Predicted 3D model of a 544-nucleotide part of an RNA (small-subunit ribosomal RNA, 5' domain) from a metagenome.
Context: one part of a larger RNA
This record gives sequence, C1' cells and structure tokens, in this order.
RNA sequence: GAACGAACGCUGGCGGCGUGCUUAACACAUGCAAGUCGAGCGAGAAAGUCUCCUUCGGGAGGCGAGUAAAGCGGCGCACGGGUGCGUAACACGUGAGCAACCUGCCCUCGAGCUCGGGACAACAUUCCGAAAGGGAUGCUAAUACCGGAUACGAUCUGCCGUCGCAGGGUGGCAGAUGAAAGAUGGCCUCUACUUGUAGGCUAUCACUCGAGGAUGGGCUCGCGGCCCAUCAGCUUGUUGGUGAGGUAACGGCUCACCAAGGCUAUUACGGGUAGCUGGUCUGAGAGGAUGAUCAGCCACACUGGGACUGAGACACGGCCCAGACUCCUACGGGAGGCAGCAGUGGGGAAUAUUGCGCAAUGGGCGAAAGCCUGACGCAGCAACGCCGCGUGAGUGAUGAAGGCCCUCGGGUCGUAAAGCUCUGUCAGGAGGGACGAUGGGGUGCUGGGAAUAAUACCCCAGGGCUUUGACGGUACCUCCAAAGGAAGCACCGGCUAACUCCGUGCCAGCAGCCGCGGUAAUACGGAGGGUGCAAGCGUUGUUC
Repeated sequence: GAACGAACGCUGGCGGCGUGCUUAACACAUGCAAGUCGAGCGAGAAAGUCUCCUUCGGGAGGCGAGUAAAGCGGCGCACGGGUGCGUAACACGUGAGCAACCUGCCCUCGAGCUCGGGACAACAUUCCGAAAGGGAUGCUAAUACCGGAUACGAUCUGCCGUCGCAGGGUGGCAGAUGAAAGAUGGCCUCUACUUGUAGGCUAUCACUCGAGGAUGGGCUCGCGGCCCAUCAGCUUGUUGGUGAGGUAACGGCUCACCAAGGCUAUUACGGGUAGCUGGUCUGAGAGGAUGAUCAGCCACACUGGGACUGAGACACGGCCCAGACUCCUACGGGAGGCAGCAGUGGGGAAUAUUGCGCAAUGGGCGAAAGCCUGACGCAGCAACGCCGCGUGAGUGAUGAAGGCCCUCGGGUCGUAAAGCUCUGUCAGGAGGGACGAUGGGGUGCUGGGAAUAAUACCCCAGGGCUUUGACGGUACCUCCAAAGGAAGCACCGGCUAACUCCGUGCCAGCAGCCGCGGUAAUACGGAGGGUGCAAGCGUUGUUC
C1' cells in the first nucleotide's frame, strides 16, 4: 500500500446492488418448512338452513355434500434446504478404465394387456389402558395381494458356428423358468336386450415383457495438494492361493482350508491439524495466504449401532435398540430431537424479522383445473461492503463584527459571512402510475394430423374474447413550496502533507519506530490556524 463475512470509538442525509453466528455440531418454548391423486377403491359426516309432523322434549326429509376428516392403493418423501462434527482418505481435483455394474420418472422401437381366486383396513360390535395406544369377532372394494394360461424378446442349462487374451459379442438348435390392470371421454359399423346401454370399437392416460437411448449413480486405477523423526519399524483377515457365501457388480467384502507373506527412509506406522475444488485476497510475476457469500463433490443430522421399504437410503422433519438430556404420567407406562425458516436462552468483541406471497422461476402430485412448496420471489433490520448523489451556485472588501497571533505597525480565519441574483438534485407535500404477464388457464372460431363407419371424441398450430402481481400505489413522470432539513473524523517532532499561543513542569501524560515531558514543549492538555480523507474517519485484529 492492498484486502476483510470483521469488531470497537466518534460521527451520520439519500439511493442502487450485495452481504450479515467466523464463537457452543450448546440447549431449545411456539408457528410454519412434503405432500398430492376421487380420472385406482370401498365407505362417508357435522354445524347451519328450508319443509313437514309434534306429546313442544323432539322426530322425519331436502340442501349443505358425495363436501370435510379418516382408511386401502399409487407416486413423491433419497430432490430441494442446513451444517462442516468427522475425514490426510480414491474424500477431493484431474485423466483413464469397467470384457466386473445398476438406473424409477423421460424418449424411441418391438411384442402383449387373457382366465380366475382368497383376503385386509376403513366400518360395526366389544374388551383393555390415565394416556400413547392395543386386542378380539364380523362385513367389504380396488390399478392392493395370490394362482393358472400365453412368451416376440429375456434368463438359465446343454450343443454347434464365428470374432475375441478373457465369464464377452454375434448367430442357430433343444429343454426349462418367468408377465400384466385398469380408468376416463366418445361412438353405435357388428352382436345382445332393441329405449339406449353393454359386449365391442375408438382416443387419451395407465399396466406387462424386452431392445436401445438419455440422465443419474456404483466400483477400480495413474498423477496432484498439510505439519512433526523429540513417531522407525508396522501388520494375523494381515499378504497371496483354492473353494464357498454375499453384492447390481470386482474384490479377504465374509467364511473354511492351505502357504508365509505384505508395507517401510521415494517416510510405512504413530501423533497433530484440516472438509476438498472452481475460486478469493495479495503480488510485476514466481509465489504466499485462504476456501464466507455463488457453483461442483464429499460427510453429517441429539450420541453410538442396526436394518426395513424402495429404482435409489442404511434415510435431517422414517423405523428398531442402547445412552445422555428434556417433558407428560393415574407410577403401570409414554413423548421428543431447529447443523430447515423465523424466533428464545447461553457463549461471544460480534452477526437480522416469531414479516408478505406462491404473481414470477423451479420442484412434487394430478388428464386437467388445481393443491403443496420458510426452495424461491419480495419486504423489514444493520454505513457491514462496493458504487452513485447531495449538504447549494454566481456575485460580494467598508477586507464588517468576533476569535487567534502580534515586533502594536499589523497579520490571519477570509469572498469566508452578511447582502444581492439564481437553481431545485435528495428529503417533504399533491396528482398520475408501471415493466416484470406477448406467458399460462378457460371458452368460441379457423387450419392441419392420427384413428375410425364417422363431420364425435383425441392431438397440434394460429388468431378472437375473458382472466391472473406478493413486491406496491413501489419504481418512474408531472406539479407545489423552499437555501430552507443534511459534515464529520483523524492528524500537524522526523519517517509523513500540515505551526503558533497558553497551561503543565521527568508531574500529568504521549508513543508504530526513533523518542518527547526535569519553567519559553511545533512531540503532553486546551485554543486559534493548517493538512488529509469524507458519510464517513480513525483504532484493533488477520493475510499478502
């Protein structure tokens, strides 16, 4: 000199854009943060209101409403969001490999979508319990569950050909094994009852088996990036083999047996510290330091362990066990996990609102309307940072008054003020008032496409009408009034830009280094003046 997620002191007008627990991965009151689908399924309220009856207590029916809440089932909950405890490791970065692998939803292609069955919730009755909750009996549906059929592919076994180092690729034959689910809209050409519906046909969305793709992941390897030798030897599933188990998959991953190996001064083993990277800061660079915000990867979710479900977890707002802590209890037993967003206590030099909205972007579910979304978009607080603007402009010498200094002549603050002439940024008041919404949805119209018996239904495109904004009556624009409301901080001995007076008298004090102060201190304290920055200025801390 530059920089900062800063803090502290003094001061403080406005706006834009960012940033904001670096400490206790300390403990958490309260609310919200993951639901959705009735076009998978069976059931199904109440308040209120209307009508009727009434013994005036009430009863019945309609609407509310096939709504709410709950249940079975599907998909999602493994994303998004947080934190950096652990980790010196194939964790990360980079480059390769998998002939050793998986991949829901999505896209393309091929082949299908058949016949049956028995349950369990909800519900009803009943029992136990303070509660949390649980038991028994009975009924019931499905895209829930199970069995049979079929098998283009697929898998396994055997044989054969071919390519290949290899369990692989490709082709053929034989045998064995293994699927499925419907829903909604439309139609009546065929069949049935001849009303229109159903079988059926058709469209869309689902479902099953395969092949390929895309995306996401798993595993392996080369190289790279901390400190300590006052850590020198380490290792028994250890190193390798055979066989088996296990996994999506290779593998001591696990196990049985066999052998005695394996690593190490090119630093093993041990200890300390630490998430890694793109980047960030500094520097001419080389390098050094660092890893907040944003982005990629990893790890974790009260502490430790475990598996279940699932395409995917060994799962932050799932389950089980153990532990610590907190809470409820009828003492028998139960409940909980903010390192999500706010917020509280605590710790600390120190870090914000228990805000608004799903309007936009994105995500989940849904055919869609839509619902959910503390992701996100906004607003609030903080000079925490960067950037921009303002605090007025011109003129004005009797160089006013006053302060300070003085050699008493004067000098200086100083064109500074006043005065005169203007301007109107910001703030204030009044009025108008957005972009972000050329999107999406609904509904007519037009054109095209697929399919069909068909001009319905379905899909695509275009245009018309209608509708949607948290921010926000905000930005912005116009008008009104008015110099009015808006400057401080540090320094002035040298380094280092800036000097005098008074007070003090090695005292009080200053100080980054050198050093000042013991009676004329440009170095302490005050004043006048000056210098430097400026809504900031200094100090402290840290890095280069």
The coordinates come from a structure-prediction model, not an experiment, and the mean pLDDT is 82. RNAcentral holds the full RNA, with entries from SILVA. Its Rfam family is "Bacterial small subunit ribosomal RNA".